[in-house]
RNA sequence: AAAUAUCUUCAGGGCGAGGUGAAAAUCCUUGACCGGCGGUAAAGUCCGCGAGUUCGAAAGAACCGAAUUGGUUAGAUUCCAAUACCGACAGUAUAGUCUGGAUGAAAGAAGAUUGCA
Numbered sequence: 001a002a003a004u005a006u007c008u009u010c011a012g013g014g015c016g017a018g019g020u021g022a023a024a025a026u027c028c029u030u031g032a033c034c035g036g037c038g039g040u041a042a043a044g045u046c047c048g049c050g051a052g053u054u055c056g057a058a059a060g061a062a063c064c065g066a067a068u069u070g071g072u073u074a075g076a077u078u079c080c081a082a083u084a085c086c087g088a089c090a091g092u093a094u095a096g097u098c099u100g101g102a103u104g105a106a107a108g109a110a111g112a113u114u115g116c117a
Stems, first nucleotide, its partner, number of pairs: 005113006015031005032097002034087002036049004044085002052063004067083005089100003
C1' cells in the first nucleotide's frame, strides 16, 4: 500500500386546535411540521439511483411526484431573500405526518481482513 475477494456495522423524517358526524390524527376551517443515496458550488422540486406500484413461473419489462423570480459569485434551478409546489402501497370515514408489510429490503456509507508493485 492500488485492484480484487470475503466479511462486519450502519443506512427515513414529520400534526396540533376548532367544526361536522354514530364514527375522521383521513373530510372542512386554521395554523404547523418533514425531506433516503450518489453526482454537481452545499439540491425533497436539476441529472442519475434506491424504495414503491403493475405485469410475469422466472429472467426481466413497464410505470414512477413537485420551482420560479431576484441577489452574491469565476462558477449555484444547490448558497442568501421572497413566494410557490410535491409526496408509494394496504388498513381505517377519504391519510406525506396514524397503524401495518418492516426486528424486512435497499441505493449507498464506513470499517476489518486479503493483497500487486
Molecule: FMN riboswitch aptamer (RFN element)
Organism: Anaerosphaera aminiphila